[in-house]
Context: one part of a larger RNA
Formats: sequence, C1' cells, structure tokens
RNA sequence: GUCCCCAAGGAACUCGGCAAAAAAGCAGCCGUAACUUCGGAAUAAGGCUUGCCCCAUUUCAGCAAUGAAAGGGGGCCGCAGCUAAAGUAUCUCUGGCAACUGUUUACCAAAAACACAGCUCCCUGCGAACUCGUAAGAGGAUGUAUAGGGGGUGACACCUGACCAAUGCCCGAAGGUCAAACGAUGGCGGUGCGACACUAUUUAUUUAGUGGCAAGCUGACCGUUGUAAGCCCGGGUGAAUGUCGGCCGUAACUAUAACGGUCCUAAGGUAGCGAAAUUCCUUGUCUGGUAAGUUCAGACGCGCACGAAUGGUGUAAUGACUGGAGAACUGUCUCGGGGACCUGCUCG
Repeated sequence: GUCCCCAAGGAACUCGGCAAAAAAGCAGCCGUAACUUCGGAAUAAGGCUUGCCCCAUUUCAGCAAUGAAAGGGGGCCGCAGCUAAAGUAUCUCUGGCAACUGUUUACCAAAAACACAGCUCCCUGCGAACUCGUAAGAGGAUGUAUAGGGGGUGACACCUGACCAAUGCCCGAAGGUCAAACGAUGGCGGUGCGACACUAUUUAUUUAGUGGCAAGCUGACCGUUGUAAGCCCGGGUGAAUGUCGGCCGUAACUAUAACGGUCCUAAGGUAGCGAAAUUCCUUGUCUGGUAAGUUCAGACGCGCACGAAUGGUGUAAUGACUGGAGAACUGUCUCGGGGACCUGCUCG
C1' cells in the first nucleotide's frame, strides 16, 4: 500500500456517518400512509414463501403423444434451498433552494449557476427589423405580425401595491439656444475703362509716371443674416434604469397607541413572508426534539439592512444539490489487536 477478521459497546469519531459495514436483491403472494397537479408518492413502508421426493387434481394448447400454467395433500435433508458464481435499491421523518428531463468551468467547482416550457415588454408592413460584409451580396426566409428579432422573468396556483421628481425611451411643437457647408449682405484688401489732381514731357490734355477717388469684377480673411436634428421646453411611459421618510404627544393600573400635531417628499413599502441562503446586537424570546441542542423544526416581530416578473408567497413530483432527526448497520471511535499479499529501506 491492497485486502480479510475481531470481545463488550455502537457514531461516543468527525466540520459532516467521510470511509466502511449492513439490509434488500425490479422473483411469487399479501400489504402499503401523509400529501397530491389525481398522473403520482410506490418496489413506499412492512410481512410471508422459495430446494428435493411422492400422491391425486384443475385450466389452457394439441387429433394424439405431450407441453405450459395453477393451486391441494403428504414426506426428506441441511446452520442455511434466488444455497454457487456473476449481477443486483439501505430505509424513514422534516426543512432550504431550484418546478421538472437537460446544460456547464476539456485538466481543482455539476451547483441553489445556465437552459427550459409558460408569462410579459420593446422593435419589425417586407428590398422588414436585426446580423455579417467597404461593397456587391448573404442570412433572416423560398418565412410575412398565430411571423421574425431583442430585453426581462422562469412549470403550476394565488398575486404582482405606491411614485413619472431624477435617468432612459416615446409623442409634441409655440418659444429659446445651436454646427460646418451653402445662400444673401457688409467690412478690410486687389484690380480698375474712366474722370480728377500732381510731376516730367509735348505742336497738341500728347505721352509716361504717381496719388487717392468711382462703376464693374474679384482671392483670402472677418462680421451680420437665413436654415436641421439635438438640447432647453410641454406631455406620456415601471413585467423601463430606479425609489418607496422623520419628530412629538395621546386611553380610568402599567404598558401600548386605533387617534392627534408637525416637518419634509415624486411618492413614503401595500399583500404576503420574516432572527430568513437576508438578523449586527444574537446562543433574541417562547415551544418541540436531547440527560445535556451556538445547529434544527414551529411560533413571535423591535425587518442593523425582506418584499412583489433585479418577481412575492405557496407547491405534488424530481435532485450524484444543501440543513436537521431517527431505524438498521458497522474498527469512524473507546483502543487497539490479529492475519494474507505487494512495494521501498535497513539488516542478512
């Protein structure tokens, strides 16, 4: 290390009956509760029988021989009759969670996680929404709102309260605000026939130059103005993201407060459940179970910090889920002992 056995006790072990042991062994007959969605629960639980020989019998099939099945009476052997081997449920009571079968971290997690049918909301009228792709195109779908896509919840039963102030979404359009282009218009500048002034020149206001001015045209830049959605604004919307108060007083014992006052708020937690997979104080208090129970079950409710599809509360069945109790059983233990075999080391 792998197995086997054990006096008396029998879970005292331990986080926990982990491991082991045990009963039963989907054979026959009898019998079987609560609860229940009437299907189940259920092989519930719990009993009895089981081999071989002899005798007579019944039923069925067969023309018959015979075969199959079923009980009845009597007897035989053993510790033991599904006699071996193989194979083959331990059970009961009671909570939590998840309805269920299913799925998952290939190689530390199989679950209460995921999924699920069902429920609900939103989007989509078809060249659909949506997804992939730069596009063409493809899927959706050779489908058409009893269809398709997305979100949430998660069978079933009973239900699902208040708040639209914030955030989101939808609808609206009077006003406010508001972009780059673009349009209009203006400024600064450029050019500038021409007219004017000046300088030089000339027969000649002829030619050349300079200056500012003016119509027209015009680059860049800078203003003004016109124009969208959005935002501000008005309304709606919770199985949208979410949220769901404080203080003081009051009844003829006391205690408590149906009641009153006051402040604040968008509105102040409804039904149901509740020391809970949620309770800090806390081993709350009471009841039950035990000789003794920080766990457990049932209540109570002052819920630090439950609460209604981030669903609430129940619920038969189901579960290699998880808590508590019991029967049976045992080397888990009191507390160790013995035996078989294998392996390493030491010795030889």

This is a predicted structure of a 348-nucleotide part of an RNA (large-subunit ribosomal RNA, domain IV) from a bacterium. Its mean pLDDT, the model's own confidence on a scale to 100, is 82.